Molecule: transfer RNA
Organism: Candidatus Omnitrophota bacterium
RNA sequence: GGGGCUGUAGUAAAGUGGUAUUACGCAGCGUUCGCAACGCUGAGUCACGGGUUCGACUCCCGUCAGCUCCA
Repeated sequence: GGGGCUGUAGUAAAGUGGUAUUACGCAGCGUUCGCAACGCUGAGUCACGGGUUCGACUCCCGUCAGCUCCA
């Protein structure tokens, strides 16, 4: 320098154009003398910038970061 893959909540991941989701974690409440466990409720997320579309995590282009292959 070139090719491929990946980027979604604090962590690990689903999500093939129409409500952003699950587990653990976090906060509150209930239960308990108290803690743990359990139950209920809640906060919190699409790497960045453009484009296509009525509508984009999803399709297209570019940038950035990580992994990998070639030279």